Overview
Transfer RNA from Candidatus Amesbacteria bacterium GW2011_GWC2_45_19, 71 nucleotides, folded computationally. Its mean pLDDT, the model's own confidence on a scale to 100, is 82. Its Rfam family is "tRNA". Gene Ontology term of the family: triplet codon-amino acid adaptor activity. From the family's description: Transfer RNA (tRNA) molecules are approximately 80 nucleotides in length. Lineage of the source: Bacteria > Bacteria candidate phyla > Candidatus Amesiibacteriota.
[in-house]
RNA sequence: GCGGGAUUAGUACACCGGUAGUAUAUCUGCUUCCCAAGCAGAAGAAGCGGGUUCGAUUCCCGUAUCCCGCU
Numbered sequence: 001g002c003g004g005g006a007u008u009a010g011u012a013c014a015c016c017g018g019u020a021g022u023a024u025a026u027c028u029g030c031u032u033c034c035c036a037a038g039c040a041g042a043a044g045a046a047g048c049g050g051g052u053u054c055g056a057u058u059c060c061c062g063u064a065u066c067c068c069g070c071u
Base pairs, nucleotide, nucleotide: 001070002069003068004067005066006065007064010024011023012022013021018054026042027041028040029039030038047063048062049061050060051059
């Protein structure tokens, strides 16, 4: 230098044009003499910038970081 892949909640992963979910963690409540465990609830996320579309996390372009391969 070229090609490919990944980027989603604090963490680990789903979903892939039409309200973004699960687990865990956090917080609140219930339970308990207290703690833990258990139960219920809440808050929390599409790397960034453009384009296409009625509508983009998803498709396209650029860019950033990381990983793999080639030279």